Predicted 3D model of a 72-nucleotide RNA (transfer RNA) from a Pseudomonadota bacterium. It matches the Rfam family "tRNA". Its mean pLDDT, the model's own confidence on a scale to 100, is 82. NCBI's taxonomy places the organism under Bacteria, Pseudomonadati, Pseudomonadota. The sequence is in RNAcentral, with records from ENA.

């Protein structure tokens, strides 16, 4: 060059067929403790970008970014 695959919280993953996104671990704040861990409760925070389907997009189409593979 050309072909697939893969992108979701700070990190590992989920999310049958399109109905609007969750857990665990990290993080804060709260009980707890002399104080500081174990523990319990509660709380932030994410769809890689730009379009384009659709009443509704993580899910589908195209293009682009990165990163993993094959072929030449």
């Nucleotide at each position: 060059g050309c072909c697939c695959c893969u992108a979701u919280a700070g990190c590992u993953c989920a999310a049958a067929u399109g109905g609007a996104a969750g857990a665990g671990c990290a993080c804060c704040a709260g009980c707890g403790u002399c104080c500081u861990a174990a523990g319990c409760u509660g709380g932030a925070g994410g769809u890689a970008g730009a379009g384009g389907u659709u009443c509704g997009a993580u899910u589908c189409c195209u293009c682009u970014u990165a990163g993993g593979g094959g072929c030449a």